[in-house]
Context: one part of a larger RNA
RNA sequence: CUGGGUGUAAAGGGUGCGUAGGUGGCAGUGCAAGUCAGAUGUGAAAGGCCGGGGCUCAACCCCGGAGCUGCAUUUGAAACUGCUCGGCUAGAGUACAGGAGAGGCAGGCGGAAUUCCUAGUGUAGCGGUGAAAUGCGUAGAUAUCUGGAGGAACAUCAGUGGCGAAGGCGGCCACCUGGACCGGUAUUGACGCUGAGGUGCGAAAGCGUGGGGAGCAAACAGGAUUAGAUACCCUGGUAGUCCACGCCGUAAACGAUGGAUGCUAGAUGUCGGGAUGUAUGUCUCGGUGUCGUAGUUAACGCGUUAAGCAUCCCGCCUGGGGAGUACGGUCGCAAGGCUGAAACUC
Numbered sequence: 001c002u003g004g005g006u007g008u009a010a011a012g013g014g015u016g017c018g019u020a021g022g023u024g025g026c027a028g029u030g031c032a033a034g035u036c037a038g039a040u041g042u043g044a045a046a047g048g049c050c051g052g053g054g055c056u057c058a059a060c061c062c063c064g065g066a067g068c069u070g071c072a073u074u075u076g077a078a079a080c081u082g083c084u085c086g087g088c089u090a091g092a093g094u095a096c097a098g099g100a101g102a103g104g105c106a107g108g109c110g111g112a113a114u115u116c117c118u119a120g121u122g123u124a125g126c127g128g129u130g131a132a133a134u135g136c137g138u139a140g141a142u143a144u145c146u147g148g149a150g151g152a153a154c155a156u157c158a159g160u161g162g163c164g165a166a167g168g169c170g171g172c173c174a175c176c177u178g179g180a181c182c183g184g185u186a187u188u189g190a191c192g193c194u195g196a197g198g199u200g201c202g203a204a205a206g207c208g209u210g211g212g213g214a215g216c217a218a219a220c221a222g223g224a225u226u227a228g229a230u231a232c233c234c235u236g237g238u239a240g241u242c243c244a245c246g247c248c249g250u251a252a253a254c255g256a257u258g259g260a261u262g263c264u265a266g267a268u269g270u271c272g273g274g275a276u277g278u279a280u281g282u283c284u285c286g287g288u289g290u291c292g293u294a295g296u297u298a299a300c301g302c303g304u305u306a307a308g309c310a311u312c313c314c315g316c317c318u319g320g321g322g323a324g325u326a327c328g329g330u331c332g333c334a335a336g337g338c339u340g341a342a343a344c345u346c
Stems, first nucleotide, its partner, number of pairs: 003318004007300002012314001014201004021194003025088002028085001030083002033081002035077008049065006091191001092188004096183001098181001103177002107173003110154001115149003120144002125136002162169002206247006215241002220236004258313006266291011295302002319346003328339004
């Protein structure tokens, strides 16, 4: 390289959009590049293969044949691929009418709770643990209650419920805004699928500047525990957690399962539509779960939400360690990211 693979053995890119490229629905016209058939030329000889012959055989040598799967020219075919022209509507899109939703952005509002401050009542404890101690408290704590400040998060509803490409999204109200779904009519007429590079988004932590800071809490301090205890437990506590703007670009970014299309038993729960019906219901489209047939799988399991049967496109894998390291390149303020070896060793 090929082949074979990629849920768990090595291997699906974190996720969209999209360039080149690859690939592509139905029926027809023409062309003849691919494709197929015929002819001609060429495809040196020797060697090899087949048949025959000569050295006593053989090696060796001689003769003949096939073959040389190719290339070029030419004549033809038109199913398939391609190209051309015009057409179609089952793919794809648009318009219309609806209902659902923690989808996104920015703004306003609300109550519960914690903490702190103020005032009252009130007195000796509180807190914490396995047990304690550090800590707080007669300068009046804890408890209870009046008023206030401030920040963060939104109990119940809440649900293998919903929405989003993924990350993710949850108090209430209205603005702006994306997508999906259902229904039936009209319309465009293959406009599709995938997508190397590229580009947008991308949890948490972290970084820069400026705010904010209630609770929590790396680091740190103290108290315990212990042989020790740089921990687990306790009392404190700073970054951070929050906001704005800008970076970072990684995760067990997981369904450890790339995207699209078609086909392939059922049963049952649930969410959003539609049809029908008096109704438990029945039918139907789209999502989300459980079980399960055929099939598949090394097994576990998967099983119309496939890991089944097929087609198209992309990413990736090729024994373990060395190593996601070194070097180089590139991106980043840095931390570091991306790309990514070898010696050696088993």
Predicted 3D model of a 346-nucleotide part of an RNA (small-subunit ribosomal RNA, central domain) from an uncultured bacterium. The RNAcentral record of the full RNA draws on ENA and SILVA.